[in-house]
RNA sequence: GCGCCGGUAGUAUAGUGGUUAGUAUAUCUGCCUUCCAAGCAGGUGGCCCGGGUUCGAGUCCCGGCCGGCGCA
Numbered sequence: 001g002c003g004c005c006g007g008u009a010g011u012a013u014a015g016u017g018g019u020u021a022g023u024a025u026a027u028c029u030g031c032c033u034u035c036c037a038a039g040c041a042g043g044u045g046g047c048c049c050g051g052g053u054u055c056g057a058g059u060c061c062c063g064g065c066c067g068g069c070g071c072a
Base pairs, nucleotide, nucleotide: 001071002070003069004068005067006066007065010025011024012023013022018055027043028042029041030040031039048064049063050062051061052060
């Protein structure tokens, strides 16, 4: 340099163009307990960046950045 794959809460991860973007874990509050842990209920927090297509984009297209693998 070229090709392929990926980038979504602090972390890990799901997501068929249309439901409030889901789950686990973490964190906060409450319940429970003599206390802690565990358990239960609730809250907070997210689509790498810029453009395009579309009535509508996390999803499709183009460019960029970052990471992994392969080729040279």